[in-house]
Context: one part of a larger RNA
Molecule: small-subunit ribosomal RNA, 5' domain
Organism: uncultured bacterium
RNA sequence: GGACGAACGCUGGCGGCGCGCCUAACACAUGCAAGUCGAACGAGAGAGAGGAAGCUUGCUUCCUCAAUCGAGUGGCGAACGGGUGAGUAACGCGUGAGGAACCUGCCUCAAAGAGGGGGACAACAGUUGGAAACGACUGCUAAUACCGCAUAAGCCCACAGCUCGGCAUCGAGCAGAGGGAAAAGGAGCAAUCCGCUUUGAGAUGGACUCGCGUCCAAUUAGCUAGUUGGUGAGGUAACGGCCCACCAAGGCGACGAUUGGUAGCCGGACUGAGAGGUUGAACGGUCACAUUGGGACUGAGACACGGCCCAGACUCCUACGGGAGGCAGCAGUGGGGGAUAUUGCACAAUGGGGGAAACCCUGAUGCAGCGACGCCGCGUGGAGGAAGAAGGUUUUCGGAUUGUAAACUCCUGUCGUUAGGGACGAUAAUGACGGUACCUAACAAGAAAGCACCGGCUAACUACGUGCCAGCAGCCGCGGUAAAACGUAGGGUGCAAGCGUUGUCC
Numbered sequence: 001g002g003a004c005g006a007a008c009g010c011u012g013g014c015g016g017c018g019c020g021c022c023u024a025a026c027a028c029a030u031g032c033a034a035g036u037c038g039a040a041c042g043a044g045a046g047a048g049a050g051g052a053a054g055c056u057u058g059c060u061u062c063c064u065c066a067a068u069c070g071a072g073u074g075g076c077g078a079a080c081g082g083g084u085g086a087g088u089a090a091c092g093c094g095u096g097a098g099g100a101a102c103c104u105g106c107c108u109c110a111a112a113g114a115g116g117g118g119g120a121c122a123a124c125a126g127u128u129g130g131a132a133a134c135g136a137c138u139g140c141u142a143a144u145a146c147c148g149c150a151u152a153a154g155c156c157c158a159c160a161g162c163u164c165g166g167c168a169u170c171g172a173g174c175a176g177a178g179g180g181a182a183a184a185g186g187a188g189c190a191a192u193c194c195g196c197u198u199u200g201a202g203a204u205g206g207a208c209u210c211g212c213g214u215c216c217a218a219u220u221a222g223c224u225a226g227u228u229g230g231u232g233a234g235g236u237a238a239c240g241g242c243c244c245a246c247c248a249a250g251g252c253g254a255c256g257a258u259u260g261g262u263a264g265c266c267g268g269a270c271u272g273a274g275a276g277g278u279u280g281a282a283c284g285g286u287c288a289c290a291u292u293g294g295g296a297c298u299g300a301g302a303c304a305c306g307g308c309c310c311a312g313a314c315u316c317c318u319a320c321g322g323g324a325g326g327c328a329g330c331a332g333u334g335g336g337g338g339a340u341a342u343u344g345c346a347c348a349a350u351g352g353g354g355g356a357a358a359c360c361c362u363g364a365u366g367c368a369g370c371g372a373c374g375c376c377g378c379g380u381g382g383a384g385g386a387a388g389a390a391g392g393u394u395u396u397c398g399g400a401u402u403g404u405a406a407a408c409u410c411c412u413g414u415c416g417u418u419a420g421g422g423a424c425g426a427u428a429a430u431g432a433c434g435g436u437a438c439c440u441a442a443c444a445a446g447a448a449a450g451c452a453c454c455g456g457c458u459a460a461c462u463a464c465g466u467g468c469c470a471g472c473a474g475c476c477g478c479g480g481u482a483a484a485a486c487g488u489a490g491g492g493u494g495c496a497a498g499c500g501u502u503g504u505c506c
Base pairs, nucleotide, nucleotide: 001506002505003504004503006502007501008500009499010498013378014377015376016375017374018373019371020370021336026334027333028332030331031330032329035076036075037074040073041072044069045068048065049064050063051062052061053060054059055058083289084288085287092214093213094212095211096210097209098208102206103205107202108201109200110199111198112197113196115149117147118146124139125138126137127136128135129134155180156179157178159176161174162173163172164171165170185194186193187192215261216260217259222252223251224250227249228248229247230246231245232244234242264286265285266284267283268279269278270277271276291312292311293310294309295308314325315324316323317322342368344367345366346365350364351362352361353360354359381411382410383409384408391402392401393400394399416443417442418441419440420439421438425433450495451494452493453492454491455476456475457474461490462489463488464487465486471478472477
């Protein structure tokens, strides 16, 4: 000198774009943050419409149609999106490869198919237990829920053959006989559309393996028993001590094993001429975690933040028998701290989930609010104006300086106030932002300057007070009676809606 997610002191006019718990991965009141589909299904309620009967002629009952609502069954989603950085020195991340060892819902393309049956369980009704949370029993019922049967292709399994190829196991293609495994309907007058089943290919996403790179300490030198390898079973989507039984005695290490400490990693960011050093806020990629520890279930996908089970700690309810909860989602509260915001508006846009659609949901997101926290831009007026006014300061008492500065005259209208118009963002409709940005007119210099410094480094000096006191200070050093170094005043210098100080990095 530069930089900052900064803080503190003094001061503070406006706008645009960004950023805003770095500390306690501390505890959380309250609200919201993941639903949707009635065009999968059976009940229920039902505006309204039509018909019939009874009569008290405007009411009752019954039947049919039925928008709509919606608990339950069922489907898809809830594994995305959002948060945090505790753990992790690791194939975690980065980069480059590999598979003759893998999976992939929705989507795209292609081939083929959907025949015929069955039995339940919710809802519901009844009985019943419990303070509640929540159950238990009996009975009824539908489906795109569930289960047999049929049919089916190297789709799967075990055989056996040919051709080509290779990298040990083997791989690709062709053809043979045997066994096995599918399906669901819905809307519509219809056309048709949306779904369903099997297979192949793709796309996307993911899992795995390897080379290289990835902080400090040797005042950490030895470490290791599923440890290292083999055989055989098991398990997995898949390879593998991944797991198990048996066998062998291996494996790693001064090219730093092991142990201890610290830390998410990267694209990047800051600095620097560069080499390098430091760093990993925001944005993007990736990993890990969701009160602590463990576990599996469902599913294409989780060992699952707003799912389940168990154990621990904590909080709450209780009729003491038993139950409920998890903000490192968005706001917000307490606490900690030098320190970090609103319990806002909207789904209008972009995107996501569901749906045939209308549409619904979306604290993602878009916006607004607060904060000079940062960067950038603008303003606080312009021109004229010497009796060089008054006042202040100083003085050698002549003056000098503040100083064209002010007053005063003329002008302008950035900004401001008021009034009027008024967007883009939205393709036909739909705008939270927002009567915002912007434009026009009127008014009137009207509301808008501070902070640090002035001994040298380092731009900028005098007076008074003080008297090694009070104090200053980044270094050298000032202060003991004329202090340009302390304090105040006048003047000056620098930067400016900021200026200084502190902290950290280069």